A computed fold for a 70-nucleotide RNA from Spinacia oleracea, annotated as transfer RNA. RNAcentral holds the sequence, with entries from Rfam. Its mean pLDDT, the model's own confidence on a scale to 100, is 82.
RNA sequence: AGCCUAUUAGCUCAAUGGUUGAGCAAUGUGCGAUUGCACAUAGAUGUAGGUUCGAAUCCUACAUAGGUUG
Numbered sequence: 001a002g003c004c005u006a007u008u009a010g011c012u013c014a015a016u017g018g019u020u021g022a023g024c025a026a027u028g029u030g031c032g033a034u035u036g037c038a039c040a041u042a043g044a045u046g047u048a049g050g051u052u053c054g055a056a057u058c059c060u061a062c063a064u065a066g067g068u069u070g
Base pairs, nucleotide, nucleotide: 001069002068003067004066005065006064007063010024011023012022013021018053026041027040028039029038030037031036046062047061048060049059050058
């Protein structure tokens, strides 16, 4: 330098172009009593553009990480 893959919540991961979700963690309330249970709340699509009625999803560039070719 070229090519491939990945980037979503504090962490680990889902999500066929049509309501962004789960587990753990956090906060609040209640119940319990050693560390638990129930309910509720808050929290995310790497960045910038494009296509589309509609984009996490498709396209382009860039960034970061990993792999690979020489």